RNA sequence: GCUGGAGUGGCGCAGCUGGUAGCGCAACUGAUUCGUAAUCAGUAGGUCGUCGGUUCAAAUCCGAUCUCCAGCU
Numbered sequence: 001g002c003u004g005g006a007g008u009g010g011c012g013c014a015g016c017u018g019g020u021a022g023c024g025c026a027a028c029u030g031a032u033u034c035g036u037a038a039u040c041a042g043u044a045g046g047u048c049g050u051c052g053g054u055u056c057a058a059a060u061c062c063g064a065u066c067u068c069c070a071g072c073u
Stems, first nucleotide, its partner, number of pairs: 001072007010025004019056001027043005049065005
């Protein structure tokens, strides 16, 4: 330099062919317990790497760009 893949709450991931983002763990609050853990109930937290485009509507489609991984040279 070229090709491919990945980037989504603190962490690990899902999101099927566009219709307004969810699961597990972690955190916090309450219940239970003499107390802790476990268990149960609930709460908060992300506008999807960034910037543009298409569309009534984009995490999803298109382009550019950044970071990481793999392969080739």